[in-house]
Notes: The RNA shown here (transfer RNA) has 73 nucleotides and comes from Anaerotalea alkaliphila. Its mean pLDDT, the model's own confidence on a scale to 100, is 82. Rfam family: tRNA. The family's RNA type in Rfam is transfer RNA.
């Protein structure tokens, strides 16, 4: 340099054919305990890596930039 893949909650990851963004862990509060832990209930937390385009509508399609991984040279 060329090609492929990844980027979504604090972390690990889903998200089907474009139609209201989710799970587990963690965190907060409450119940349970003498206390901690376990267990139970509720809740908060997101510019879907940045920018642009297509569309009535984009996490999803297209272009571009950035970072990371792999392959080729």
């Nucleotide at each position: 340099g060329c090609g492929u893949g990844a980027u979504u909650a604090a972390c690990u990851c889903a998200g089907c054919u474009g139609g209201u963004a989710g799970a587990g862990u963690g965190c907060u509060u409450c119940c349970u305990u003498g206390a901690c832990g376990u267990g139970g209930a509720a809740g908060a937390a997101g510019u879907c890596a940045g920018g642009g385009g297509u569309u009535c509508g984009a996490g999803u399609c297209c272009c571009u930039u950035a970072u990371c991984a792999c392959g080729c040279a």